Source information
This is a predicted structure of a 71-nucleotide RNA (transfer RNA) from a Candidatus Moraniibacteriota bacterium. Its Rfam family is "tRNA". The family's RNA type in Rfam is transfer RNA. The source organism's lineage runs through Bacteria, Bacteria candidate phyla and Candidatus Moraniibacteriota. The sequence is in RNAcentral, with records from ENA.
RNA sequence: GGGGGCGUCGUAUAGUGGUAGUACAGGACUCUCCAAAAGUUCUAGCGUGGGUUCGAUUCCUACCGCCCCUG
Numbered sequence: 001g002g003g004g005g006c007g008u009c010g011u012a013u014a015g016u017g018g019u020a021g022u023a024c025a026g027g028a029c030u031c032u033c034c035a036a037a038a039g040u041u042c043u044a045g046c047g048u049g050g051g052u053u054c055g056a057u058u059c060c061u062a063c064c065g066c067c068c069c070u071g
Stems, first nucleotide, its partner, number of pairs: 001070007010024004018054001026042005047063005
């Protein structure tokens, strides 16, 4: 240089056009003499820019980052 894959709360991981979920972590509360455990609840996310569409995490495109193959 060429080709391919991935990017979603702090972490891990679903979701493939129609309100973005789950687990752990974090905050508050209940329980307890205190704590742990358990339970309830809250916070927090689609890499960036364009395009298509009534509607985009999803489709197209460029860029950025990471990984793999190849010269």